[in-house]
Context: one part of a larger RNA
RNA sequence: CGCAGGAGAUUUGAGAAGAGCUGUCCUCAGUACGAGAGGACCGGGAUGGACGUACCAAGGGUGUAUCAGUUGUCGUGCCAACGGCAUAGCUGGGUAGCCAAGUACGGAUCGGAUAAACGCUGAAGGCAUCUAAGCGUGAAGCCGACUUCAAGAUUAGAUCUCCCAUCCGCAAGGAGUAAGACCCCAUGAAGACCACAUGGUUGAUAGGCCGCAGGUGGAAGUGCAGUAAUGUACGCAGCUGAGCGGUACUAAUAGGUCGAGGG
Numbered sequence: 001c002g003c004a005g006g007a008g009a010u011u012u013g014a015g016a017a018g019a020g021c022u023g024u025c026c027u028c029a030g031u032a033c034g035a036g037a038g039g040a041c042c043g044g045g046a047u048g049g050a051c052g053u054a055c056c057a058a059g060g061g062u063g064u065a066u067c068a069g070u071u072g073u074c075g076u077g078c079c080a081a082c083g084g085c086a087u088a089g090c091u092g093g094g095u096a097g098c099c100a101a102g103u104a105c106g107g108a109u110c111g112g113a114u115a116a117a118c119g120c121u122g123a124a125g126g127c128a129u130c131u132a133a134g135c136g137u138g139a140a141g142c143c144g145a146c147u148u149c150a151a152g153a154u155u156a157g158a159u160c161u162c163c164c165a166u167c168c169g170c171a172a173g174g175a176g177u178a179a180g181a182c183c184c185c186a187u188g189a190a191g192a193c194c195a196c197a198u199g200g201u202u203g204a205u206a207g208g209c210c211g212c213a214g215g216u217g218g219a220a221g222u223g224c225a226g227u228a229a230u231g232u233a234c235g236c237a238g239c240u241g242a243g244c245g246g247u248a249c250u251a252a253u254a255g256g257u258c259g260a261g262g263g
Stems, first nucleotide, its partner, number of pairs: 001152001005163007015149004021049007033038001051106005060099003066093005071086006110144003117137004166175003180258004184200005205251003208247005214240003221234005
């Protein structure tokens, strides 16, 4: 820009893409078969590998704005307590998120038309013949079925709902609006940008604060014990990023723009 008014939702599916793998074991059955050695078809069941998709409840990994321990050194006047630097100084843990090595699921089943092949009926050619007319069976393959996208499918589809008939102009056209949308702003489950999603005071969108969960593992300070290192009590303490709630304290204020009048 188009989809013969303008919007908001919900959809149909022309078409496209994806997927499509396979082992072993049990049973049938030591049966059929075979002198024996050996050893099935068909059918039923179980469990794997690789691959794929999704997810983080559990068990794990990571987790440079979380907690603790600790070395050297510098600083805060000193002690104590802290801070900086040393690969995140090193070490031990670890929330959310992300992730695979973890968890769940998938390949199926069914239908249609077939290939090779196997047939029925059947002439040419009194027989025979699956073929010439006609009719079947038949594959991991083909077309559907399964998953995803999908009306720019210009053949532009469908359904529901909302907005209505203003003003200027001879007309072309223009203006202000409606439903609605955008700008702008607070953001993240989204994300390179854009887009998408949530919210914008009639508000829990983010931050703060409060509570909780989870993590760390017992803060500082003081008392007590000990010559001291240290231990211990107050005290499952103190601290705590992303998690779950609550609460308008802070910031989403104010505002602007576009947007129908119909063949």

Overview: Model confidence (mean pLDDT): 88 of 100. This is a predicted structure of a 263-nucleotide part of an RNA (large-subunit ribosomal RNA, domain VI) from a Clostridia bacterium. It was read from a public genome assembly. It matches the Rfam family "Bacterial large subunit ribosomal RNA".